[in-house]
Context: one part of a larger RNA
RNA sequence: UGACGGGGGUCCGCACAAGCGGUGGAGUAUGUGGUUUAAUUCGAUGAUACGCGAAGAACCUUACCAAGGUUAGAAUGCUUUUGGACCGCUGCUGAAAGGUGGCUUUCUCUUCGGAGACCGAUUGCAAGGUGCUGCAUGGCUGUCGUCAGCUCGUGUCGUGAGAUGUUGGGUUAAGUCCCGCAACGAGCGCAACCCCUAUAAUUAGUUGCCAUCAGGUCAUGCUGGGGACUCUAGUUAAACUGCCUGUGCAAACAGUGAGGAAGGAGGGGACGACGUCAAGUCAUCAUGGCCUUUAUACCUUGGGCUACACACGUACUACAAUGGUCGGUACAAUGGGUUGCAACACAGUGAUGUGAAGCUAAUCUCAAAAAGCCGAUCUCAGUUCGGAUUGGAGUCUGCAACUCGACUCCAUGAAGUCGGAAUCGCUAGUAAUCGUAGAUCAGAAUGCUACGGUGAAUACGUUCCCGGACCUUGUACA
Numbered sequence: 001u002g003a004c005g006g007g008g009g010u011c012c013g014c015a016c017a018a019g020c021g022g023u024g025g026a027g028u029a030u031g032u033g034g035u036u037u038a039a040u041u042c043g044a045u046g047a048u049a050c051g052c053g054a055a056g057a058a059c060c061u062u063a064c065c066a067a068g069g070u071u072a073g074a075a076u077g078c079u080u081u082u083g084g085a086c087c088g089c090u091g092c093u094g095a096a097a098g099g100u101g102g103c104u105u106u107c108u109c110u111u112c113g114g115a116g117a118c119c120g121a122u123u124g125c126a127a128g129g130u131g132c133u134g135c136a137u138g139g140c141u142g143u144c145g146u147c148a149g150c151u152c153g154u155g156u157c158g159u160g161a162g163a164u165g166u167u168g169g170g171u172u173a174a175g176u177c178c179c180g181c182a183a184c185g186a187g188c189g190c191a192a193c194c195c196c197u198a199u200a201a202u203u204a205g206u207u208g209c210c211a212u213c214a215g216g217u218c219a220u221g222c223u224g225g226g227g228a229c230u231c232u233a234g235u236u237a238a239a240c241u242g243c244c245u246g247u248g249c250a251a252a253c254a255g256u257g258a259g260g261a262a263g264g265a266g267g268g269g270a271c272g273a274c275g276u277c278a279a280g281u282c283a284u285c286a287u288g289g290c291c292u293u294u295a296u297a298c299c300u301u302g303g304g305c306u307a308c309a310c311a312c313g314u315a316c317u318a319c320a321a322u323g324g325u326c327g328g329u330a331c332a333a334u335g336g337g338u339u340g341c342a343a344c345a346c347a348g349u350g351a352u353g354u355g356a357a358g359c360u361a362a363u364c365u366c367a368a369a370a371a372g373c374c375g376a377u378c379u380c381a382g383u384u385c386g387g388a389u390u391g392g393a394g395u396c397u398g399c400a401a402c403u404c405g406a407c408u409c410c411a412u413g414a415a416g417u418c419g420g421a422a423u424c425g426c427u428a429g430u431a432a433u434c435g436u437a438g439a440u441c442a443g444a445a446u447g448c449u450a451c452g453g454u455g456a457a458u459a460c461g462u463u464c465c466c467g468g469a470c471c472u473u474g475u476a477c478a
Stems, first nucleotide, its partner, number of pairs: 001478002003475003007472007015462002019426005026317008034308002042053002064303007076126003081121004088103006107116003128292002131290003137286002139281003142277001144275001149188006155164003168179003194269004199237007209226002213224003240263001243257001244255004319419001323378007335366003340359002344355004385416001390411007432454007
């Protein structure tokens, strides 16, 4: 100087407390461990692994296993020799890859010697490796932590390591600001500058809108027209403790203050200092070294990654009446669409099929929002709760749904009556609850990422648990 303390002081955080809803019990989904296996590819492992890499394993993917094949190799460039335009058709063998044959065809320029382009075979130079090492590395990322810290120059003090500044008194979300001070300044962080959102003005009105005027329809901005309104998307304004009162030297704090759409950081996002964990990743990529080169490379078929006495994590669905079922009826936002979205009509109980308008989209379409509201029914039961499991019949995607897809209909109708010890999230448009969309994607979400609808309770307080910041103290620690 740090680190540590079941030392002290001050302060903060959904850290506790006060509340609301969960997990832990059930069934299923999914990930992991373990076990099994020819293989169940590899990585991630307290917090900071476990719906994680994977925004999507039937083949492919795929790295694993078995079997069959190839050896300058699957790709690309240059080069040697050589054949032929390329392309195309086809026999045998084979699971395919591959192997081995046949037929057809005869490009462009030309000085007719040849040259060029393309394809195949061939020679050589460069191959290839998801093999090892993340403890050789770059890059990227997690975490402490959006915590308020981490440093430097000059000066001063100290023999020196170092100290001072950065401590003290206030204040703040903040090393934020003020006052004081052997310090004076500065840098990286904080904040601001950026984006979204809440209000208004203005500009612009198409594909959006429709108050007024006119026309028209069973009905509809449908049409003329209009820019008022909504909205769209550009530019501005607006919030600064600016004003008032009180406290205070000041910074600042307090107020059922005023005004205001918004008030003291208005709400949210992006943004992550010096560093820590030899944290994670050689399997995104790049890369040193090592290893391999008829194999640890490459191609193909089939299998596996989907196994199942069990254990754990994360979710979904429930156990019902604040509910289930049936009928009627209302209100969103974000997004996607030409290899696509598909209105509408018809067929089917349905998944879906057949035909088909429109749309490269503020125009057409996916699209029905759901919870809600109104009415009917069920009457506390393992039930008209719950839907697992299983049987049958189908639909769709796709060469192909057996291992191993999703969906539909009929039948079947497990467990489960609110969950032990323990444990998690959340402070407001939040929790809870309800649907919607998208990426990936042929098909395949209870996951993920967004979007809106309905919409709470509680916070006395900081004694205690956990984590952190500053000052101080002790130390057999560095």